[in-house]
RNA sequence: AAACGGCAAACCGUCGGUAACGGCGGGACGCAAAGCCACCGGCCCGAGCACGCGAGUACGGGUAGCGGGGUUACCGAA
Numbered sequence: 001a002a003a004c005g006g007c008a009a010a011c012c013g014u015c016g017g018u019a020a021c022g023g024c025g026g027g028a029c030g031c032a033a034a035g036c037c038a039c040c041g042g043c044c045c046g047a048g049c050a051c052g053c054g055a056g057u058a059c060g061g062g063u064a065g066c067g068g069g070g071u072u073a074c075c076g077a078a
Base pairs, nucleotide, nucleotide: 006031007030011026012025013024014023015022016021029065035071036070037069039068040067041066042063043062044061045060048059050057051056
């Protein structure tokens, strides 16, 4: 290089959650780690709890398809 294949955004249905968002089914915008891990930075949420007159802040939660980092892995010609 090529091949076997893989994943699945928006949107729709349904379930969970206060929410962000997630699971499952449909669906494909894209993806060579769009496999896995919230460790660092970013962004989003804010029911509960703490502080605060309040705005809010912190704890906490989410995003691995925002970036970095860690970790594992398929095929592979000349």
Molecule: c-di-GMP-I riboswitch aptamer
Organism: soil metagenome